[in-house]
Molecule: transfer RNA
Organism: Variovorax sp. SRS16
RNA sequence: GGGCGGGUAGCUUAGUUGGUUAAAGCAGUGGACUCAUAAUCCAUUGACCGUGGGUUCAAGUCCCACCCCGCCCACCA
Numbered sequence: 001g002g003g004c005g006g007g008u009a010g011c012u013u014a015g016u017u018g019g020u021u022a023a024a025g026c027a028g029u030g031g032a033c034u035c036a037u038a039a040u041c042c043a044u045u046g047a048c049c050g051u052g053g054g055u056u057c058a059a060g061u062c063c064c065a066c067c068c069c070g071c072c073c074a075c076c077a
Stems, first nucleotide, its partner, number of pairs: 001073007010026004019057001027045006050066005
């Protein structure tokens, strides 16, 4: 340098053919239970989706550029 995959909550992931201002588990907080802790149960907090543009009535989803991570190939020594 070329190709492919990925970047969504503190962490791990889902998000179908573009259509209800984004879901689950773990975690955090509060409560119930217990002598107490754990486990369990209930409630609740938390991400505008890597960045910037474009298309569209409407974008996490489609297009372009760039950034970061991983894998493969090529090049140099």